A computed fold for a 491-nucleotide part of an RNA from a freshwater metagenome, annotated as small-subunit ribosomal RNA, 5' domain. Its Rfam family is "Bacterial small subunit ribosomal RNA". Rfam links the family to the GO terms structural constituent of ribosome and ribosome. Its mean pLDDT, the model's own confidence on a scale to 100, is 84.
Context: one part of a larger RNA
């Protein structure tokens, strides 16, 4: 000097754009943040012109693993880069082949009974499906053996062929299509491995027993001590092993001429977390924030038997603290679930509101105007000076008020939260609008009065004990300006 997610004084006119719990990952009133499909089903309800339309608890399908928060842990292949998988998965997309044939038996709901305060259970009778179960058919897949070609990275890998084993489906409707199974291929998303690189500490010097390797053999979508028997005694380690502290990492952000330091807010990528600790379950995907179960703390309901709860979503609340926003609006626009649509859900997200928190932009008026008025300080009493500053005289309306008009943003005959916003026209009036802070040197800027080592300054150096340019005030001057000095932190 710069920078800042600042904070605190003092002051504050308007606009855009940004940004805003940096501490207690403490707590947890209250509402809303995941739903939809009736064109997968049966029943139940409204309604009706008896054509037919709606709504809807359950079963069933997709979604809920994405959006959204925050940074606890975590020095790790957790991230960043280059590379491997001949060791892997992969719904919903997209292309491409082949199918879609015939049975079955339950459960919800429903009825009824019963138990419970409740939360919720039980017992019987009935029923439907794109629910669930056998059965056929096998273009394919799968596995076992055999043959052949062709290639490569050790282990091996691709591809062609016999022969046997075993394996698929659901159906709906507006008749046009959506769906359903089987196998290839693609996309995309993930899993795993590797090299190299990126915090402090030796006042940690030895660590290690599934520890290092093998080999059978389970697990996984796969490799592998990932786990398990059994065999070996290995592995790592001053090029810092192991133990501690700190910490999410990175695009990148602020400084610096650069090398380099310091950070890691917002916004993008990735990874870890969901009151604690554990725990698998469903499923293409999770060890799952607004799923489950176990226990532990807290907290709420209870008829005391028993039950419910998890804002580190989005507002709000409490507490902490120097200190960080509204219980708004809309789904109109991106985009995401679902659904054949219409269309429903969407605190993602688009907007709006508060805070000068930053940022960038604009004004608070311009021209003329000297008897240098009045007042104010100063004064050697002549005068200097605020000061052309102000009256005054003429103009202007950015801003500010009234009135009319009025958007793009929508693609599309519907559909705009913003929003009567934004902007344009007119009209009115100089109207509504200026502080901080400093003035002894460093550093631009000096005089007077009060106080007297007093009360106070102060970044260093230092003023202050009677004429203080250094303390207070005033007047005048210096900077910067809707801000302007302090503090804090980093270059």
């Nucleotide at each position: 000097g710069g920078a800042c997610g600042a904070a605190c004084g003092c002051u504050u006119g308007c606009g855009g754009c940004g940004u805003g719990c940096c501490u207690a990952a403490g707590a947890a009133a209250u509402g809303c943040a995941a739903g939809u499909c009736g064109a997968a089903c049966g029943g139940g309800g409204a309604c009706u012109u008896c054509g037919g339309u709606c709504c809807u608890a359950g079963u069933g399908g997709c979604g809920a693993a994405c959006g959204g928060u925050c940074g606890c842990g975590u020095a790790a292949c957790a991230c960043g880069u280059a590379a491997g998988c001949a060791a892997c998965c992969u719904g919903c997309c997209c292309u491409g082949a082949a199918g879609u044939g015939g049975g079955g038996g339950a459960c919800a709901a429903c009825a009824u009974c019963c138990c419970g305060a409740a939360a919720g259970g039980g017992g019987u009778g009935c029923u439907a499906a794109u629910a669930c179960c056998g059965c056929a058919u096998g273009u394919g897949g799968u596995c076992a053996c055999g043959a052949g070609u062709c290639g490569g990275c050790a282990u091996c890998g691709a591809c062609u062929u016999g022969u046997g084993u075993c394996u698929a489906a659901a159906g709906a409707u507006u008749u046009a299509u959506c769906g359903c199974u089987u196998c290839a291929g693609g996309a995309u998303g993930g899993g795993c491995u590797u090299g190299c690189g990126g915090c402090c500490u030796a006042u940690c010097a030895g660590g290690u027993a599934g520890u290092u390797g093998g080999u059978g053999g389970g697990g996984u979508a796969a490799u592998g001590g990932c786990c398990u028997a059994c065999c070996a005694a290995g592995c790592c380690g001053a090029c810092g092993a192991c133990g501690g502290g700190u910490a999410g990492c990175u695009g990148g952000u602020c400084u610096g001429a650069g090398a380099g330091g310091a950070c890691g807010a917002u916004c993008a990528g990735c990874c870890g977390g969901a009151u604690u600790g554990g725990g698998a379950c469903u499923g293409a995907g999770a060890u799952a924030c607004g799923g489950c179960c176990c226990a532990g703390a807290c907290u709420c309901c209870u008829a005391c038997g028993g039950g419910g709860g998890g804002c580190a979503g989005c507002a709000a609340u409490u507490a902490g603290g120097a200190a960080u926003c509204u219980u708004g609006c809309g789904c109109a626009a991106u985009g995401g679930g679902g659904g054949a649509a219409a269309c429903c859900c969407u605190g993602a997200c688009g907007c709006a509101g508060c805070g000068a928190c930053g940022u960038c932009g604009c004004g608070u008026g311009a021209a003329g105007g000297a008897u240098g008025a009045a007042g104010g300080c100063c004064c050697u009493c002549g005068g200097g000076u605020c000061g052309u500053a102000a009256a005054c005289u003429u103009c202007u309306u950015u801003u500010g008020a009234g009135u009319g008009g009025g958007a793009a943003g929508a693609a599309a005959u519907u559909u705009g939260a913003c929003g009567g916003u934004a902007c344009c026209a007119c009209u009115c009036g100089a109207a509504u609008a200026a502080g901080c802070c400093c003035c002894g040197g460093c550093u631009a800027a000096c005089u007077a009065c009060g106080u007297g080592c007093c009360a106070g300054c102060a970044g260093c150096c230092g003023c202050g004990g009677u004429a203080a340019u250094a303390c207070g005030u005033a007047g005048g001057g210096g900077g910067c300006g809707a801000g302007c000095g302090u503090u804090g932190u980093c270059c």